[in-house]
This record gives sequence, C1' cells and structure tokens, in this order.
RNA sequence: UCCAGACAAAGCCAAACCUGCCGUGAGGCGGGGACGGAAAGUGACGGGUCUCCAAGACAUGAAGACGGCCGGGCUGCCGAA
Repeated sequence: UCCAGACAAAGCCAAACCUGCCGUGAGGCGGGGACGGAAAGUGACGGGUCUCCAAGACAUGAAGACGGCCGGGCUGCCGAA
C1' cells in the first nucleotide's frame, strides 16, 4: 500500500414514532427518540419507487421527491488477526 472488517479503542450517523416550521404533494429542515449502519459521507449518472400537473381507460409527456432500494462515480475515520 492492497484485500479484508475485529465481541478492539476513539468518535460518527440516526429508522419507526412524537413534535415545531416549510411544501398542493411525494417530502425537507430543526428538537426529542434509537431500529439499525463501516461509507446510513457525497452526488439524481443508469435502473427502481413515489408525488403533482397535462391527459385520462391504459400508454405517454413535463416538473419534482427518495442516497437508510440496487448498480456504478467521487471522497473518507480507525486499526487487530
């Protein structure tokens, strides 16, 4: 350094749920709270799911949401066998 990820150490994030604000909505941000996580850091590139509008039987088009759904991209803490 690479692979790998320890019943290690130090820290980190925070699902459901409750709550305040924002948004037509999916959902976002803050507080509480921990189911979990070694990329649960980052970014909508591909797939996927969801919302709104048009249309409306479906298909389709447009604008959005989700990174804690999957793949790939970029970056990164610790330090054993």
Predicted 3D model of an 81-nucleotide RNA (c-di-GMP-I riboswitch aptamer) from Pelobacter sp. UBA6093.
Lineage of the source: Bacteria > Thermodesulfobacteriota > Desulfuromonadia > Desulfuromonadaceae > Pelobacter.